[in-house]
Molecule: small-subunit ribosomal RNA
Organism: uncultured bacterium
RNA sequence: UUAGAGUUUGAUCCUGGCUCAGGAUGAACGCUAUCGACAGGCUUAACACAUGCAAGUCGAGGGGCAGCGUGAGUGUAGCAAUACACUUGACGGCGACCGGCGCACUGGUGAGUAACACGUAUGCGACCUGCCCCCUACAGGGGAAUAACCCGGAGAAAUCCGGCCUAAUGCCCCAUAGUCCGUUUCCCUGCAUGGGGAGACGGGGAAAGGUGAGCCGGUAGGGGAUGGGCAUGCGGCGCAUUAGCUAGUUGGCGGGGCAACGGCCCACCAAGGCGACGAUGCGUAGGGGUUCUGAGAGGAAGGUCCCCCACAUUGGUACUGAGACACGGACCAAACUCCUACGGGAGACAGCAGUGAGGAAUAUUGGUCAAUGGGCGGGAGCCUGAACCAGCCAAGUCGCGUGAGGGAAGAAGGUCCUACGGAUUGUAAACCUCUUUUGCCGGGGAGUAUCGGGUCGGACGUGUCCGGCCGUGAGAGUACCCGGAGAAAAAGCAUCGGCUAACUCCGUGCCAGCAGCCGCGGUAAUACGGAGGAUGCGAGCGUUAUCCGGAUUUAUUGGGUUUAAAGGGUGCGCAGGCGGCGCGUCAAGUCAGCGGUCAAAGUUCCGGGCUCAACCCGGUGAUGCCGUUGAAACUGGCGUGCUCGAGUACGCGGGAGGAACGCGGAAUGCGUGGUGUAGCGGUGAAAUGCGUAGAUAUUAGGAGGAACACCGGUGGCGAAGGCGGCUUACUGGACGAUGACUGACGCUGAGGCUCGAAAGCGUGGGGAGCAAACAGGAUUAGAUACCCUGGUAGUCCACGCUGUAAACGAUGAAUACUAGGUGUUGGCACGCAUAGCGUGUCGGUGCCGCCGCAAACGCAUUAAGUAUUCCACCUGGGGAGUACGUUCGCAAGAAUGAAACUCAAAGGAAUUGACGGGGACCCGCACAAGCGGUGGAGCAUGUGGUUUAAUUCGAAGCAACGCGAAGAACCUUACCAAGUCUUGACAUCCCGGUGACCGGCACGUAACGGUGCCUUUUCUUUGGAACACCGGUGACAGGUGGUGCAUGGUUGUCGUCAGCUCGUGUCGUGAGAUGUUGGGUUAAGUCCCGCAACGAGCGCAACCCUUAUCUUCAGUAGCCAGCGGUAUGGCCGGGCACUCUGGAGAGACUGCCAGGGAUAACCUGGAGGAAGGCGGGGAUGACGUCAAAUCAUCAUGCCCCUUAUGACUUGGGCUACACACGUGCUACAAUGGCGUAAACAAAGGGAAGCAGAGCCGCGAGGCCGAGCAAAUCUCAAAAAUAACGUCCCAGUUCAGACUGUAGUCUGCAACCCGACUACACGAAGCUGGAAUCGCUAGUAAUCGCAGAUCAGAACUGCUGCGGUGAAUACGUUCCCGGCUCUUCCACACACCGCCCCUCAA
Repeated sequence: UUAGAGUUUGAUCCUGGCUCAGGAUGAACGCUAUCGACAGGCUUAACACAUGCAAGUCGAGGGGCAGCGUGAGUGUAGCAAUACACUUGACGGCGACCGGCGCACUGGUGAGUAACACGUAUGCGACCUGCCCCCUACAGGGGAAUAACCCGGAGAAAUCCGGCCUAAUGCCCCAUAGUCCGUUUCCCUGCAUGGGGAGACGGGGAAAGGUGAGCCGGUAGGGGAUGGGCAUGCGGCGCAUUAGCUAGUUGGCGGGGCAACGGCCCACCAAGGCGACGAUGCGUAGGGGUUCUGAGAGGAAGGUCCCCCACAUUGGUACUGAGACACGGACCAAACUCCUACGGGAGACAGCAGUGAGGAAUAUUGGUCAAUGGGCGGGAGCCUGAACCAGCCAAGUCGCGUGAGGGAAGAAGGUCCUACGGAUUGUAAACCUCUUUUGCCGGGGAGUAUCGGGUCGGACGUGUCCGGCCGUGAGAGUACCCGGAGAAAAAGCAUCGGCUAACUCCGUGCCAGCAGCCGCGGUAAUACGGAGGAUGCGAGCGUUAUCCGGAUUUAUUGGGUUUAAAGGGUGCGCAGGCGGCGCGUCAAGUCAGCGGUCAAAGUUCCGGGCUCAACCCGGUGAUGCCGUUGAAACUGGCGUGCUCGAGUACGCGGGAGGAACGCGGAAUGCGUGGUGUAGCGGUGAAAUGCGUAGAUAUUAGGAGGAACACCGGUGGCGAAGGCGGCUUACUGGACGAUGACUGACGCUGAGGCUCGAAAGCGUGGGGAGCAAACAGGAUUAGAUACCCUGGUAGUCCACGCUGUAAACGAUGAAUACUAGGUGUUGGCACGCAUAGCGUGUCGGUGCCGCCGCAAACGCAUUAAGUAUUCCACCUGGGGAGUACGUUCGCAAGAAUGAAACUCAAAGGAAUUGACGGGGACCCGCACAAGCGGUGGAGCAUGUGGUUUAAUUCGAAGCAACGCGAAGAACCUUACCAAGUCUUGACAUCCCGGUGACCGGCACGUAACGGUGCCUUUUCUUUGGAACACCGGUGACAGGUGGUGCAUGGUUGUCGUCAGCUCGUGUCGUGAGAUGUUGGGUUAAGUCCCGCAACGAGCGCAACCCUUAUCUUCAGUAGCCAGCGGUAUGGCCGGGCACUCUGGAGAGACUGCCAGGGAUAACCUGGAGGAAGGCGGGGAUGACGUCAAAUCAUCAUGCCCCUUAUGACUUGGGCUACACACGUGCUACAAUGGCGUAAACAAAGGGAAGCAGAGCCGCGAGGCCGAGCAAAUCUCAAAAAUAACGUCCCAGUUCAGACUGUAGUCUGCAACCCGACUACACGAAGCUGGAAUCGCUAGUAAUCGCAGAUCAGAACUGCUGCGGUGAAUACGUUCCCGGCUCUUCCACACACCGCCCCUCAA
């Protein structure tokens, strides 16, 4: 000292990428900004530079005297002081000059450099070192020049040339000298070349003076210190799509050169040297101390500070010097800039400031040498853009402040909700008390300062050292201290969907915009913009860029490779890596002690100083490298042994192992002969094709090529690819047995080499069948395919090439270990009851299965387990195994193998659904079997379309379309035109007026609205109140306006289908599974049995209504059943037995029998019964699906209209009409039409009603009005039916549309636009194409009756009622829909899915 999150899916686990939260910066940009301290500030153009400054100093080296000053002298003016001029180096000093030292330091920059450049550790016995320190010795004599100055000359200038004079600490010569060099003798010694000492001979070489007399210098030699030079080990970078590089190259000998070694250079000789442990080449880059990050290991960086290197416009060269190949020196060349009289010259900011340019971007043409440091000088001192300070910049780090305490009427205002009262801003403000950092004003005021100089004192001894005093500060009147007034002068930025702390309103409406990732925005956006509020940080806050982290996402620590990316196609094998059991030895690795070093700064820790902190100071610690001394287990080296790894030997059995020669039969096609005749062949069906010139078929000979049936087997062999008739010779390997021999000889294996299916290529053969290409025929919308008929390469052989495959067990090789069971194959051993069986063992090959592993699937002694060794390979998807380069190849192509750009995923395994022209089982008027329709005609009705001022709106496959509508002439009515109203037609409140309202009359209008007149309340305490109307005011009313995709409620549909779930338990990492699956059975998840499940809920069934039978109770209809009367009508008396009505009960439960089944559930048949296996019918609709329908039934959020999108009125429209569709009615006739007379229901309605009878009318109906609020009266006649008569197959005595005339009824009103009646007219239509609908029994079909709505009313619609009353179902192959199980899947908006290619935009 180690933190995670979002994002692939309907959901899950995993793999895997992308993204975020952290820290950092020489930063930049946006908004904002009180102050201070410390530190920092061209990362880009090593681009170009105006101007000023950055290196001078020494007169105590010298000659001198231009300038300044002093002195002296002369002259002029003046009485003089004095002034001016001239002269004079005499003095202070001093420009330029000679000379000395310095200029090689300091300062800048990072272009170059991949190098001994740097770092670290060593070496130099191969070297140098000015100034400084110590020691030794010395300084004798002489000479020749030259600059300045002066004279002259050239030039525009820069500058140069000539002549004359002169000095030195400048230069030269002679002398002396240790030393040095060459040769040589001796001694000592080391680590190889060597080092030290003593001696001899020969050779060449020193010096400088100045002065104030104190000193400062000079020469030679030795030593020290400091600084440098050279050499070596190790270390730190990318590309192998850079694999070979090298001629002074590598070495030697001899020279030259250098401070010194060295091919550093040269002559000669040899042919070496470097390289897969990465040479050479290319690209990039100053290196380090250190900095950032990280738990660390690492990764990234090298700005400021320190060390080293390199460079100074670019390139080259040397000179001087102790030191340079020299930033502010020289020469040459080049580019550029400037001056010019065109002849020629000058320059180099990567010094400090500053300018331009570049750029996102980086400061003042400041002060001072006071301190620190440097140069010169004896010193004073001079110089110093080094340095110290100041200025600018929030660019960083640290510190401080913008107030503190109290204060609830929880003020006002803002915002939000709304129950209208709250919530929040918020103790926040106001207000009271207090404080004064910083800022402001006033006063005081440092340290940094010591050296040197002067002076005093002291010590050594005359010049140094020590102490005191005086003097010396750019910063600076700064830091700091004291006093004063006063809350006074001082807060922003980003964010608020999740990650991620923080939520509401308004605006906008896939627009504007946001966005780090996922993603927000299409009318209720916590995601855009604004506001209020909140959160975070705070003189800053965000954004952008870059680095590390998270990322165990390059994995040494610390990953993987069956299916996610990833095992090389296979073996052999060089290098390399790794390696069995003992003993001895060495000490390279390893471990330990000690020592050296690891500069300083920085970091860690411990202390200290600035008021704290940042910052600064002192100390400590530290990896690494080197040396040295030890240890010896392990690895390693050497030596010596062993046999278990490996190999050899001997003999046996098995095998499609390889390769060569030969042989065989069956079959196909071909050719010949015979027999034989019309087809053959082929397909889903056909056609092309073959065939009367004789096919197919059949038969007998023949030639030829290819492949080898049965045996044959998750059997065998081989390294893999692969290998299959038989025989022969040749040949490889493995296994078992024996345990004789060798003695670790082994494993793996980058490069390399070998083998390597099919297709393909080359040369030459061969060619029966098959068959790319190709041709034809079909199929099809097309069919460059699938199917058919042909057919060439090829397939075969020989020799070469290619070198790839899903070359797969998608699983590299080797060794060891780790439960078992059961097959099979090749051996061996043992036993036995021996055609064989059993046991054991070795090698191979399969299946099942534990531990363990794995994301799961699965693997599991043939590992995907546990370990070790070696090799290969992977690091998101696409682009792409592509491009370029290289190698190989005859070519095809193979091997190696990127990037730009783009996406947020791509992927693996498993789960639940849905789907399948997958499978299994089952059901339904689903098909089939039947009956009747629709689709054709006319009409009705609804819809579309069209039209219109309007043809109001909705409904849209099934599941819209005789639907909302169980009644559009006005009304309805929502639409249109016109005319009106504006608190409104309707509700509540307020004010005023009136006493009403209602009603009546009149005017006026298309009508409403409008105007006028008459009449007209209640209670009361007499104040008024209630109620109603009118007028007014504003809150509000009103909206069939929008949104059914904001909603409630209601409804449809799958579907009356049998399903849908839960609790607990169990299994699975999990999504989930189990239960609910399975065997039977049922109409049914109905029931039974079994089962890691046991139970439960919503559904099913039952309970409810009705109908069928009976009993009982009751009796204003029923019956005369039994009695009486009678007008003959249950009409009356009487009765309730029957029918019926209304209550209450019974009855049916597989209860009984037989058979089947599993002894179950249940099924089949039977008995009895009115009814039999759910008796018939109805009501009843699980979890859910369709953003299904409805804002126009109603309710309702939001939005919209408010003299109109509201309200009223008249008229019109919803009824239009070329056309298309749906649903119906009536027909097309004789099973019929018409006429006459006759029979039998059920269920309903009736008071603004049903209406009898009677009379009138052909009739609709009219008049009158008995009865009935109904088992009483009435609508009311039932019709089909049966009987009789007629019609005689025709567009009719069918059919009735359309039309004319005349009427009836309702109603304010039948023109648009009602129904009905009578007479007349008499259309289409003679049974309906493709297609399609309903129905399984009292059903279909057919016949009429009633009701709701309603003034009337269309009804052919709807809802009910009864009458007559069939046919058929073999069965489940198929069509449609559905349930269950199972399976594939790249679907999940779920097959109306997903998705590929082409084309277009």